[in-house]
Molecule: Bacterial RNase P class A
Organism: Prevotella sp.
């Protein structure tokens, strides 16, 4: 000096002139008042996606049971999560910083079809012995078929082998130590099949969602039709069932009234509220590898409602680049000036918060990996 990995931040200007909105406060004030003055405030790091958790509302005996759904190694941290922190084993990718992906189990069942000789009481091909040349025995190292063939690699031994025996791992059980633990080092021990798929175990979860709701105001049709029901209960009320609980409607004598659900048609759809003080934001100080957490101070920072938070000039800043100059350095390259061209990504609140994903021209800061040259 190239190249890459990780983590953090910025992505214009309370600049000036005119012109324009939107809410908030304080005057002033009915004049064509949807008036005028003045003071302040006005969109992100993802406001996106809506892929998870809440606040907050409503139904409510949040009462039971059964379905369905996620989660699932260990500690932490949060209002909470199945997100995050930071570890533990196994394992892919890269040369390397580094990125990714999985994790409950000696709990139980079933399945293994097809190929193969055989899927756990194994023996086709092959070896070895020994024959009547035809079988017997032996044997599971070597070859075939499988997703998997009876722990593996290497030696001894043996007719040929083979945990039969040694080393050395692998995976199972114990001891003993380290650690909050997942688990790690050690030391012993007898040789030990493999895959799926279903259940099971333990945790957790009532639905719905601001178009949720709450007030107010404005009007129609007190009408027509079917059907079931009138306390022997139609049918409604949170949910995918069910139970339970609640609500729910006359008198008369066969018609009427009422209840409810369904059909057809009619009116309304406006106004305030929820909507901005908030598990919040900033500073300092202290704890904690980290997520975060404690203590104090300090501000009050958008709330439209077809939707504002701007639009034109100019000048300054940032970036990328060209030519020129001067200066540093062992190079390659860098620093400063002056001119000239271009650039400014993603992209827009709509009840609020927390995480997670996904998009993003360009640039800066700190660590770290490889590599090339030079001292």
């Nucleotide at each position: 000096g190239c190249a890459g990995u990780g983590u953090u931040c910025c992505g214009g200007c309370u600049c000036u002139g005119c012109c324009g909105c939107u809410g908030g406060c304080a005057u002033u004030g009915a004049u064509u008042a949807u008036g005028g003055u003045g003071c302040g405030a006005g969109a992100g790091g993802a406001a996106a996606g809506u892929c998870c958790g809440g606040g907050c509302a409503g139904c409510a005996u949040a009462g039971g049971g059964c379905g369905c759904u996620c989660c699932a190694c260990u500690u932490c941290c949060u209002a909470a999560u199945u997100a995050g922190a930071a570890g533990c084993u196994a394992u892919u990718g890269g040369u390397g910083a580094c990125a990714g992906u999985a994790g409950g189990g000696u709990a139980a069942g079933g399945c293994a079809g097809a190929a193969g000789a055989g899927a756990a009481u194994a023996a086709c091909c092959g070896c070895c012995a020994c024959u009547u040349u035809u079988g017997u025995g032996g044997u599971a190292a070597g070859g075939g078929u499988g997703a998997g063939a009876a722990g593996g690699u290497g030696g001894u031994g043996u007719a040929a082998g083979a945990g039969a025996c040694c080393a050395c791992c692998a995976g199972c059980c114990g001891g003993u130590g380290g650690g909050u633990g997942a688990u790690c080092a050690u030391c012993g021990g007898g040789c030990u099949g493999u895959g799926u798929c279903u259940u099971c175990u333990g945790g957790a979860g009532g639905c719905u969602g601001c178009a949720a709701g709450u007030u107010c105001g404005c009007g129609u049709a007190u009408a027509c039709c079917g059907u079931c029901g009138u306390u022997u209960g139609a049918g409604g009320g949170u949910u995918g069932c069910c139970c339970g609980c609640u609500c729910g409607a006359c008198a008369u004598a066969u018609u009427g009234g009422c209840g409810a659900c369904g059909g057809a048609g009619g009116g309304u759809a406006g106004a305030a509220u929820g909507c901005u003080u908030g598990a919040g934001c900033u500073g300092u100080a202290g704890g904690g590898u980290g997520a975060c957490u404690u203590a104090u101070a300090g501000a009050c920072u958008a709330g439209a409602u077809a939707a504002a938070u701007g639009g034109c000039a100019g000048g300054c800043g940032c970036c990328u680049u060209u030519c020129u100059u001067a200066c540093c350095g062992a190079g390659a390259g860098g620093u400063u000036a002056u001119u000239g061209a271009g650039g400014a990504a993603c992209g827009g609140a709509a009840c609020c918060c927390g995480g997670c994903u996904u998009a993003u021209a360009g640039g800066a800061a700190c660590a770290c990996u490889g590599u090339c040259u030079u001292u």